[in-house]
Molecule: glmS glucosamine-6-phosphate activated ribozyme aptamer
Organism: Actinomycetes bacterium
RNA sequence: GCACCUGCUACAGCGCCUGCCCUCGCUUGCGAGGCGACGAGGAAGAGGGAGUAUCGAAACGUUCGGCGGAUGCCCUCUCGGCUGCUCACAGUCGUUACGGGUUGGAUCAAAACCGUGAAGUGAUUUACGGAACAGAGACCAACCCGACGUGAGUG
Numbered sequence: 001g002c003a004c005c006u007g008c009u010a011c012a013g014c015g016c017c018u019g020c021c022c023u024c025g026c027u028u029g030c031g032a033g034g035c036g037a038c039g040a041g042g043a044a045g046a047g048g049g050a051g052u053a054u055c056g057a058a059a060c061g062u063u064c065g066g067c068g069g070a071u072g073c074c075c076u077c078u079c080g081g082c083u084g085c086u087c088a089c090a091g092u093c094g095u096u097a098c099g100g101g102u103u104g105g106a107u108c109a110a111a112a113c114c115g116u117g118a119a120g121u122g123a124u125u126u127a128c129g130g131a132a133c134a135g136a137g138a139c140c141a142a143c144c145c146g147a148c149g150u151g152a153g154u155g
Base pairs, nucleotide, nucleotide: 014068015067016066017065019064021034022033023032024031025030026029038056039055040054044078045077046076047075048074049073079094080093081092082091083090084154085153086152087151088150089149098146099145100144101143102142103141104140105139113130114129115128116127117126118125119124
């Protein structure tokens, strides 16, 4: 360094429910229930802050409304990469460790839908199978713009 085995580890469209709505029971306002985010993408470590935290798909009561959280953003510190090397500072980034922009390329989903089954009086929930369909980010290529520093020592 590679392979295999075992174990562990961030579930973050995630968790929750006092509104509306729906079901059942008794019955006419009470009880018991149900519904309430589909995936893609996103984490060096710690602390703090703000609060509509990126992208599309579906649907068109409700992915509505509310609470909490959150890998995004900002600030500080620490660790690490880069600016020949070492140290310090500064800048920038996060292990694929310069940033931004334009164009092109490659890559890519689940639900919804259809079929079958399971649980439930029911609203509804759930499992399996089938066939599809995104955008963003990251990546690759070309081009453009910006940055690639300062001091000391040293090769």